[in-house]
RNA sequence: CGGUAUCUUCGGGGCAAGGUGACCCGGCCGCUCCGGCAGGCGGGGAUUCCUGACCGGCGGUGACAGCCCGCGAUUCCUACCCGAUCGUGACAACGGGGGAGGGAACCGGUGGAAUUCCGGUGCCGACGGUACAGUCCGGAUGGGAGAAGAUGCAC
Numbered sequence: 001c002g003g004u005a006u007c008u009u010c011g012g013g014g015c016a017a018g019g020u021g022a023c024c025c026g027g028c029c030g031c032u033c034c035g036g037c038a039g040g041c042g043g044g045g046a047u048u049c050c051u052g053a054c055c056g057g058c059g060g061u062g063a064c065a066g067c068c069c070g071c072g073a074u075u076c077c078u079a080c081c082c083g084a085u086c087g088u089g090a091c092a093a094c095g096g097g098g099g100a101g102g103g104a105a106c107c108g109g110u111g112g113a114a115u116u117c118c119g120g121u122g123c124c125g126a127c128g129g130u131a132c133a134g135u136c137c138g139g140a141u142g143g144g145a146g147a148a149g150a151u152g153c154a155c
Base pairs, nucleotide, nucleotide: 002155003153004152005151006150007149008148009147010146015052017051018050019049023044024043025042027041028040029039030037031036053135054134055125056124057071058070059069060068066123067122075100076099077098080097081096082095083094086089105121106120107119108118109117127138128137129136
């Protein structure tokens, strides 16, 4: 330095500002069958709408990547395997394995090399809640690709 086993720690960012006003309140006016109504004035009211702003997990790749290749996560399926649950052959999608699905970039420049850098112009972002959400709240004090390290073993 590499292999292997066990363990520990770490492991996601983001609504400045302005506009609109669904809806809510019921102080004054108005209307009223005197219960109220919500028409006018007034007050509140979207990180979701409009303009604009902001954000970018992990490994790889001749050179630094949200949009090149792959992985993770959210979502769905599955009782074939393991665990849990009933308790003896079933039920069950709770957890792991397994399967499916799984977004988005071009042009110019530099260079030996860049869809990765520089310049320009674009694009993408689970589900539930709620006034329609990449940014708020929630599942989640969860999961996690992976990163760093400790110890043992054999070489």